[in-house]
A computed fold for a 102-nucleotide RNA from an Alphaproteobacteria bacterium, annotated as Glycine riboswitch aptamer. The organism belongs to Alphaproteobacteria, within Bacteria.
């Protein structure tokens, strides 16, 4: 004093899938006979769907006494399904920390 590797943080990019059905509440408009109609928001339940938070399973392979590790594959427990917002594996870039060879 690097390149690289690992971890953290910041910034940028980042997909998929019902504006589905029912119930309850909310609030606005309309009507006014009434368990009324439409719209907004929230919650609960049902069916249908998605996979790229997390989780789990198997495998090429690694390692091997036993045993174990292992995906963007698979499963969907969780999470998510108009737009917006949030989240988001992964990628890029910067800083910090650890490691690190000549």
């Nucleotide at each position: 004093c690097a390149a690289g590797a690992c971890g953290a943080u910041a910034c940028g990019g980042a997909a998929g899938a019902g504006a589905u059905c029912g119930g309850a509440g909310u609030c606005g408009c309309g009507g006014u006979u009434c368990g009324c109609g439409c719209a907004u928001c929230u919650c609960c339940g049902g069916c249908g769907c998605c996979g790229a938070a997390g989780g789990a399973g198997c495998a090429a392979c690694c390692c091997c006494c036993c045993a174990g590790g292992a995906a963007a594959c698979u499963c969907u427990c969780a999470g998510g399904c108009a737009a917006a917002a949030a989240g988001g594996a992964c990628c890029g870039c910067a800083u910090c920390g650890u490691u690190g060879g000549a």
Overview: Its mean pLDDT, the model's own confidence on a scale to 100, is 80.